[in-house]
RNA sequence: AACAAACUUCAGGGUCGGGUGAAAUUCCCAAUCGGCGGUAUACCCCGCGAGCUUAGGCACGAGCCGGUGAAACUCCGGCGGCGACAGUUACAGUCUGGACGGAAGAAGUCUUUU
Numbered sequence: 001a002a003c004a005a006a007c008u009u010c011a012g013g014g015u016c017g018g019g020u021g022a023a024a025u026u027c028c029c030a031a032u033c034g035g036c037g038g039u040a041u042a043c044c045c046c047g048c049g050a051g052c053u054u055a056g057g058c059a060c061g062a063g064c065c066g067g068u069g070a071a072a073c074u075c076c077g078g079c080g081g082c083g084a085c086a087g088u089u090a091c092a093g094u095c096u097g098g099a100c101g102g103a104a105g106a107a108g109u110c111u112u113u114u
Stems, first nucleotide, its partner, number of pairs: 001114002004111001006109005017029003031094002033083002035048004043081002051058002063079005085097003
């Protein structure tokens, strides 16, 4: 240093303000947020995780134009779009709940072998 085993720690953010209404942080205006790995730096490119399950599987959203460059659907500029399940006096990415959970994965400790 590499491989393998065991173990430890860590591992998700967000409705300001206003309108209608008997009732909405759920509708409308507006605001605001963006897990992990890969790749020129990514919510919307590829893959993974979170949900369900008869353990086989099932489900799983959304981007274009211009610029720079060797290289960018990732950067810069512009204009757009999306967001599980259950609950609720009224439809939820943002409230409440499963969840003081789990997990993609990140870091580290120790041992073995080479």